[in-house]
Predicted 3D model of a 75-nucleotide RNA (c-di-GMP-I riboswitch aptamer) from Amnibacterium sp. The organism belongs to Amnibacterium, within Bacteria. It matches the Rfam family "c-di-GMP-I riboswitch aptamer". Rfam links the family to the GO term cyclic-di-GMP binding.
RNA sequence: CACGAUAAACGGCAAACCCGGCGCGAGCCGGCGACGCAAAGCCACGGGGCCCACGAGGCCAGCCGGGCUACCGAA
Numbered sequence: 001c002a003c004g005a006u007a008a009a010c011g012g013c014a015a016a017c018c019c020g021g022c023g024c025g026a027g028c029c030g031g032c033g034a035c036g037c038a039a040a041g042c043c044a045c046g047g048g049g050c051c052c053a054c055g056a057g058g059c060c061a062g063c064c065g066g067g068c069u070a071c072c073g074a075a
Base pairs, nucleotide, nucleotide: 003073004072012037013036018031019030020029021028022027035062041068042067043066045065046064047063048060049059050058051057
């Protein structure tokens, strides 16, 4: 380096519900809470889904692919 979360440790993130706020909406932010996640860290580039006030518009990275970055580590 490859590879490994079907070895372990330090730790990390946080679905749904509920509460508060923002947004026309998809949805987002904070709190609570853990269904899950080995990139569930970041990027709308391709596919896909969704919303709209239909525009040269917007949302989803926890749908898949791709790109960038990253902790730990035995067989």